[in-house]
Context: one part of a larger RNA
C1' cells in the first nucleotide's frame, strides 16, 4: 500500500413554524383508575388554549387608562376560529454528528531499573616511591644537625581484574530503543560489588544535572470523575430538478469566534410599476482654472520703521549702494485656499414607435450561510507617483464559470455550457509549415533580423514637411596665385616684432590683404586663415517640425520571435475574402414556470461552491400475510441482454440448495473513497 467488513445529524422533554389529520365558539384531558388478548377501548374536566379589552391596581368594560375634564392622547374593539394530535425543520436542556487533547480531582500500585541510607558478606594481578618513628655511626656542654640503615606510611605513582565514558570511527529500516572496535581516566579508597531492607507522588532521595524514583518524570503508573473541555484540525456514505450568496458595516478581553443589520432561499399579503434610452427640472463645490479671501512664492517701483553713517551741547537737521512693514506692478503654487466651475453620478416628473408582467418594490413568517477575498481598468491614501505591497472608492471577473483566444497562464480579451448531431454564420483571434483559413490586393516607411525587453544622452542613417540664405554677374567643395607698405603702431617688458599683457585699431599700395584667426619662436623667422584673382560648371548652406531606424546596452549549463524560419511571412494606411468557440442560427428530444385555455401549442427560462426549497431510488424488519411464488429450484453468486432523465429495474443462462416477492402502508442501527479512522486478509 491494495481489497473486503464496520465506521458519523441520534433519543426524550419542552418550544415554534409551514403541512396533514379530528372536532370547532369551542378544543383537550393530566396524574390516576377499569376491563379485554387489549393497544384508534372506557372512565377520570384538576388543569391548559381560545371566545374582551383597559388599568401598577383597587376596578371598569366594548372601551379602558390618564386626566378637573363630555378635551387630546396611549392600548383595544368595530374584520381575518380555534383547539388537540402529528410528519417534517428549528432552536433549547442533556455526551446531542462522529473521532482528537495537553491537563485537573480521588482511591490504588510501584525502590527487581535507579537515587540515599541502614544490616550483612564479598573484592582489589604485579610493579614503584619510601613519611614518621627506630637504630647505628658522627656531631654538640646538652640539644639541634649530618649520614647510612632499618621502618613501612599515603583520597602517592605506573598498571590488569573491577568501576567508569574524554576522543574518533562504524552503526543509524542497527547485531544493540546508546553498542561495537582503536585509543581514553580512576583503580586502598569520598573505592567496587552480592544479599537482605528502608523512604511514595500535594511525595521520596538528590557530592544539584529539575537529575533520578521499573525503555515513562517541571511532577510517576493505573482505575475512575469521563463520553472532562476543545470559539481548534480532520471525516461525514443513494438520485434527479429549481433558485442561488458573502468574504461589508456597527459592537464585542473582539480580531480565523460571536450577536444585529447588508447579501440568498421559501412562503403569504399588498402595491403597481420596473429597466434602457431621450428630454425637462433641481442642489452640489469635486477635476480643471483662478488668486477676490486664507496661506505661501520670483523680480522690479515708491519706502512706514529700524540699522549704519555726518554735523550738532541738545532739540534736532542731513546721507545711505543695508534690512524692510504697507502699496502697486508682474510671475508661480495649495487635501485642510476659493470671485469660479464642468463631466459624470444622484433626486423627481414627462415621454417611447423600446423590453419586461415570467417583472419590481415594501411588509410579515419560517430556514440558511457569509463576515480570511483575489486579481484588473479607473480616482486617491501609505510606501520611494517600489512590490504579484498595504489601505478606501467604484466597475468587472475569478471566488461558484465550463468553451475559444493570450506558446503553456483563476482574475486579461471574447462569449455564459439543457441534451443529441461527421450541419450552417459570427465574435475575440487569426489565415507560410508545424496548425484550421490569402505565400492576397494597393500605397508607403524600415536594412536594424529593428520587428521580437529600457533610459538620459550621442550621430553628415533613413523618409516627409516647412521656413531662410547663396547660386550662370559663377553659388559650396576642390586645385593654381596673392595675401603687402608705413611699421618692430604705441605702451609694457630683459625681450613683446599681428599672435604674454594694455590702449588704439588709422592711414597707403591694391584684385585683394585684420594693427590680424590658428600653430609656431627666448624674440625673430616659418606655416595657415579671413579677404582677393583664376580653372571648372549646377546646384549648395542653416534652422525647425515629424515617421521608422542606429549606438548607448555587463550574469551566471546553449541559444532562442512558442518552434521551423521570414526581407516580409516586419510596419503605417485602405480593401476584399476565408478560417474560428459549447455564442447565435437549423433539425430532433427533456425538464421548469407563465399564459391562452384544457386537445395541445405559445414564450420565457435550464453554468453553479456555501446554502434553502421540491421530487424520487434503494436497505432491513414488520401490518395486510399462516400471502403469491418455491427441489419441474427460493433467496444468494456471476455472466449476458432489454429499458429508464438517475438513484435503479426487469429478462435469460450457469451456479447455488431453501425460502420468499411485488403491490398499498408503518419503523428505521438505512446507502462510504477518504477520517495519520477501525478489524481481518494479501
Nucleotide at each position: 500500500g491494495c481489497c473486503g467488513g464496520c465506521g458519523a445529524c441520534u433519543u426524550a422533554g419542552a418550544a415554534a413554524a409551514c403541512g396533514u389529520g379530528g372536532c370547532a365558539a369551542g378544543g383537550u384531558u393530566a396524574a390516576g383508575g377499569a376491563a379485554a388478548g387489549a393497544u384508534a377501548u372506557c372512565c377520570g374536566g384538576a388543569g391548559c388554549c381560545g371566545g374582551a379589552g383597559c388599568g401598577a391596581a383597587a376596578g371598569c368594560g366594548a372601551g379602558u387608562c390618564u386626566g378637573a375634564a363630555u378635551a387630546g392622547g396611549g392600548c383595544g374593539a368595530u374584520u381575518a376560529a380555534g383547539u388537540c394530535a402529528u410528519u417534517u425543520u428549528u432552536u433549547c436542556u442533556a455526551g446531542a454528528c462522529c473521532c482528537g487533547a495537553a491537563c485537573c480531582c480521588g482511591g490504588g500500585u510501584g525502590a527487581u531499573c535507579u537515587a540515599a541510607c541502614c544490616a550483612u558478606g564479598a573484592c582489589c594481578a604485579g610493579g614503584a616511591u619510601g613519611a614518621a618513628a627506630c637504630u647505628u655511626g658522627g656531631g654538640u656542654g646538652a640539644c639541634a644537625c649530618c649520614a647510612a640503615g632499618u621502618g613501612a606510611a599515603g583520597g602517592u605513582c605506573c598498571g590488569a581484574a573491577c568501576c567508569g565514558a574524554c576522543c574518533g570511527a562504524u552503526g543509524u529500516u542497527g547485531a544493540a530503543a546508546a553498542a561495537u572496535c582503536g585509543g581514553c581516566g580512576g583503580a586502598u579508597g569520598a573505592g567496587u560489588u552480592g544479599u537482605g531492607g528502608u523512604u511514595a507522588g500535594c511525595g521520596g532521595u538528590g557530592a544539584a544535572a529539575u537529575a533520578c524514583c521499573a525503555g515513562u518524570c517541571g511532577a510517576a503508573c493505573u482505575c475512575g470523575g469521563a463520553g472532562c473541555u476543545a470559539g481548534c484540525u480532520g471525516g461525514u456514505u443513494c438520485u434527479c430538478c429549481c433558485c442561488g450568496a458573502a468574504a461589508u458595516g456597527c459592537g464585542u478581553u473582539g480580531a480565523g469566534g460571536c450577536g444585529c443589520a447588508g447579501c440568498g432561499g421559501u412562503u403569504c399579503a399588498u402595491a403597481a410599476g420596473g429597466c434602457u434610452g431621450u428630454c425637462u427640472a433641481g442642489g452640489g463645490g469635486u477635476a480643471a482654472a483662478g488668486c477676490a479671501c486664507u496661506g505661501u512664492u520670483u523680480c522690479g517701483g515708491u519706502g512706514c520703521g529700524g540699522g549704519c553713517u555726518g554735523c550738532g551741547a541738545a532739540a534736532g537737521c542731513g546721507g545711505u549702494a543695508c534690512c524692510a512693514a504697507a502699496u502697486c506692478g508682474u510671475g508661480g503654487c495649495a487635501a485642510a485656499c476659493u470671485c469660479u466651475g464642468a463631466a459624470u453620478a444622484c433626486u423627481a416628473g414627462a415621454u417611447a414607435u423600446g423590453c419586461u408582467a415570467u417583472u419590481u418594490a415594501u411588509g410579515g413568517g419560517c430556514c440558511a450561510g457569509u463576515g480570511a477575498g483575489a486579481c484588473a481598468g479607473u480616482g486617491g491614501g501609505g510606501g520611494a507617483u517600489a512590490a504579484g505591497c498595504u489601505u478606501c472608492a467604484u466597475u468587472g471577473u475569478c471566488g461558484a464559470g465550463a468553451g475559444g483566444g493570450a506558446a503553456a497562464c483563476a482574475g486579461c480579451c471574447c462569449a455564459g455550457a439543457u441534451c443529441a448531431c461527421u450541419a450552417g454564420c459570427u465574435a475575440a483571434g487569426g489565415c507560410c509549415c508545424c496548425a484550421a483559413a490569402a505565400u492576397g490586393a494597393u500605397c508607403g516607411u524600415u536594412a536594424a533580423g529593428u520587428g521580437a525587453c529600457a533610459a538620459a544622452g550621442g550621430a553628415g542613417g533613413u523618409g516627409a514637411g516647412a521656413a531662410u540664405g547663396c547660386u550662370g554677374a559663377a553659388a559650396c567643395a576642390a586645385c593654381c596665385a596673392g595675401g603687402a607698405g608705413g611699421u618692430u603702431u604705441g605702451c609694457u617688458u630683459a625681450g613683446a616684432a599681428g599672435c604674454a599683457g594694455c590702449c588704439a585699431c588709422c592711414c597707403u599700395u591694391u584684385a585683394a590683404a585684420g594693427a590680424g584667426u590658428g600653430c609656431g619662436u627666448a624674440a625673430u623667422a616659418g606655416c595657415u586663415c579671413a579677404c582677393u584673382g583664376g580653372u571648372g560648371g549646377a546646384g549648395c548652406g542653416u534652422u525647425c517640425u515629424u515617421g521608422c531606424g542606429c549606438c548607448g546596452a555587463a550574469a551566471a549549463u546553449g541559444u532562442c520571435c512558442g518552434g521551423g524560419a521570414c526581407u516580409a511571412a516586419a510596419u503605417g494606411a485602405u480593401c476584399u475574402g476565408c478560417c474560428g468557440a459549447a455564442g447565435c442560427u437549423g433539425u430532433g428530444g427533456g425538464a421548469u414556470a407563465u399564459u391562452u385555455c384544457u386537445a395541445a401549442a405559445a414564450u420565457a427560462u435550464c453554468g453553479g461552491u456555501a446554502g434553502g426549497g421540491g421530487a424520487g431510488c434503494g436497505u432491513u424488519c414488520u401490518g395486510c400475510u399462516g400471502u403469491a411464488g418455491g427441489g419441474u429450484g427460493a433467496a444468494g453468486c456471476a455472466a449476458u441482454g432489454a429499458u429508464g432523465u438517475a438513484a435503479g429495474u426487469c429478462a435469460u443462462u450457469g451456479u447455488g440448495g431453501a425460502c420468499g416477492a411485488a403491490g398499498c402502508g408503518g419503523a428505521a442501527g438505512u446507502g462510504a473513497g477518504a477520517a495519520u479512522g477501525u478489524c481481518g486478509g494479501c